[in-house]
RNA sequence: AUUUUAUAUUAAGCGCCAGGACUAUUUUCCGUUCGAAAAUGGAAAAUAGUUGACGAGGUGGAGGUUAUCGAAAUUUUCGGCGGAUGCCUUCCGACUGCACAUCUCAGUCGUUUAAGCUCAUUCUGAAAACAAUAAGGUGACUUAUUGCACAAAGGAAUCGGGCAAGAUGUCUA
Repeated sequence: AUUUUAUAUUAAGCGCCAGGACUAUUUUCCGUUCGAAAAUGGAAAAUAGUUGACGAGGUGGAGGUUAUCGAAAUUUUCGGCGGAUGCCUUCCGACUGCACAUCUCAGUCGUUUAAGCUCAUUCUGAAAACAAUAAGGUGACUUAUUGCACAAAGGAAUCGGGCAAGAUGUCUA
């Protein structure tokens, strides 16, 4: 270094790094200083490193598939690989459709106390960024603390407004 086995830990802007960018060292080439040395600027190669997504939100089974929301920046949160709670179809289970049950139909949800569509109001601690400081490293950079604001989607609440089937049977008047 590779392979096999076992155990433990560990995740969803999550994990990894053969491109790229940046840093250091060495070597080579070109230019400048009168010339050599030396210094210095640029380019290339090799080796070794660094970087490569800021939070909110999200899991019934199966299959398929380029998997939600905004912030920052506009230099790379670029590019590549893998994964993933998204979406579509379907199955199972359930909810709404103006007393109840069953079957169709339309819509919605995945068990938590929730539960149809739409409008209105209210609520739902954003974090990075930025600034300051400390530590580690030759450096690119990394980690942490303090301060400081600013979202959207989605979700929840309401003695709120509006809209929403058919058939059969039962009960009541």